[in-house]
Context: one part of a larger RNA
RNA sequence: UGACGGGGGCCCGCACAAGCGGUGGAGCAUGUGGUUUAAUUCGAGGCAACGUGAAGAACCUUACCCAGGCUUGACAUCCCCGGACCUUUUUGGAAAUAGGGUUUUCCCUUCGGGGACCGGGUGACAGGUGUUGUAUGGCUGUCGUCAGCUCGUGUUGUGAGAUGUUGGGUUAGGUUUCGCAACGAGCGUAACCCUUGUCCUUAGUUACCAGCACGUUAUGGUGGGUAUUUUAAGGAGACUGCCGGUGAUAAACCGGAGGAAGGUGGGGACGACGUUAAGUCAUCAUGGCCCUUACGCCUGGGGCUACACACGUGCUACAAUGGCCGGUACAGUGAGUCGCAAUACCGCGAGGUGGAGCCAGUCUCAAAAAGCCGGUCUCAGUUCGGAUUGGAGUCUGUAGUUUGACUCCAUGAAGUCGGAAUCGCUAGUAAUCGCGUAUCAGCUACGACGCGGUGAAUACGUUCCCGGGCCUUGUACA
Numbered sequence: 001u002g003a004c005g006g007g008g009g010c011c012c013g014c015a016c017a018a019g020c021g022g023u024g025g026a027g028c029a030u031g032u033g034g035u036u037u038a039a040u041u042c043g044a045g046g047c048a049a050c051g052u053g054a055a056g057a058a059c060c061u062u063a064c065c066c067a068g069g070c071u072u073g074a075c076a077u078c079c080c081c082g083g084a085c086c087u088u089u090u091u092g093g094a095a096a097u098a099g100g101g102u103u104u105u106c107c108c109u110u111c112g113g114g115g116a117c118c119g120g121g122u123g124a125c126a127g128g129u130g131u132u133g134u135a136u137g138g139c140u141g142u143c144g145u146c147a148g149c150u151c152g153u154g155u156u157g158u159g160a161g162a163u164g165u166u167g168g169g170u171u172a173g174g175u176u177u178c179g180c181a182a183c184g185a186g187c188g189u190a191a192c193c194c195u196u197g198u199c200c201u202u203a204g205u206u207a208c209c210a211g212c213a214c215g216u217u218a219u220g221g222u223g224g225g226u227a228u229u230u231u232a233a234g235g236a237g238a239c240u241g242c243c244g245g246u247g248a249u250a251a252a253c254c255g256g257a258g259g260a261a262g263g264u265g266g267g268g269a270c271g272a273c274g275u276u277a278a279g280u281c282a283u284c285a286u287g288g289c290c291c292u293u294a295c296g297c298c299u300g301g302g303g304c305u306a307c308a309c310a311c312g313u314g315c316u317a318c319a320a321u322g323g324c325c326g327g328u329a330c331a332g333u334g335a336g337u338c339g340c341a342a343u344a345c346c347g348c349g350a351g352g353u354g355g356a357g358c359c360a361g362u363c364u365c366a367a368a369a370a371g372c373c374g375g376u377c378u379c380a381g382u383u384c385g386g387a388u389u390g391g392a393g394u395c396u397g398u399a400g401u402u403u404g405a406c407u408c409c410a411u412g413a414a415g416u417c418g419g420a421a422u423c424g425c426u427a428g429u430a431a432u433c434g435c436g437u438a439u440c441a442g443c444u445a446c447g448a449c450g451c452g453g454u455g456a457a458u459a460c461g462u463u464c465c466c467g468g469g470c471c472u473u474g475u476a477c478a
Stems, first nucleotide, its partner, number of pairs: 001478002003475003007472007015462002019425005026316008034307002042053002064302007073125001077124002079121005088101005106115003127291002130289003136285002138280003141276001143274001148187006154163003167178003193268004198236007207226003212223003239262001242256005318418001322377007334365003339358002344353003384415001389410007431454007
């Protein structure tokens, strides 16, 4: 100087407390361990691994296993020889691939040759998701959006160092003010950026319809208009600016006015010096080592989906604030030509036939659901719950046996609110309700990322648990 303390002081955080809803019990989904297997490819391991890499494992992917094959190789450059390539067809084979048939004479040219593509040959070489993340780059998690981490000059100490950065206030903040052997500065904080909340100006189609007119069974349907809604460009607006109180006359805090918004308005992006030999050689790049008729490459099939069990994360429930039936209302993100697909017709339905319109503020996906109104059930393992199983189908795709999703009929399991323990959340939040998208032929999505609808309770407080910041003290620790 740090680190540590079941030392002290001050302070903060959904850390506790106050509340609301969960997990832990059940069934299923998914990941992991274990076990099994020819293989169940590999990585990730307290917080910070376990719905993680994977924003899509039937084949492919695919790295694993079995079998059949290749050896200058599936891919790159150089050298030699031959030929245009391509198309189409046949035999063997599971395919890879091997043999044969058919068709065809590329471009430039100084006529020597050159170029692209294909086939054969030779060796230099290719190739490796083999190993080392404890050789590395790059990227990332974490402490933590915590308020810290440092430097120059000066001063001080024999020196390591100290001072500044400590102290009195204050702040979300090393934020700021006063004081002070310090005076300044940098990286962080804040602000600048995006979005949302109010208003103004400009613009008015594919959007909108207040007033005027026309028309319809009905609809902004038509003329017309840009007022409103809205879209998207530019501005205004919030700064403790104003008033009162407290305070040291300071910084600031408390209350108030005006205002759409008030003291960082809400949300996002943004992550200091460093820590963890944290993670990644399987995104990529890369040193060393290793394989080279195989640890490389091609193909068919299988596996990654196994299943006495254990754990994590979720979904659905156990019902009446509910289930079922009928009627009826209101969104916002988005996506669409390899596509979204209306009206119509067929089917109980998944879906099929057909195809208007739309490269989209025009058309389509598209029905929002909870809600509201009416009816029924009457507390039961039930008209709760939907697992499981049997049968019949639809769709995607060369192909659903291992191993897809969905529909219909039948079946109708556990489960009556969950032990010890444990998690999330402070406001348009929790809870609850549906909708969209990426990946994608299809989908095991109940996941992830977004969007809107309805919309709470509680916070006395900081004694305690956990994590963190500052000062101080002790130490046989570095």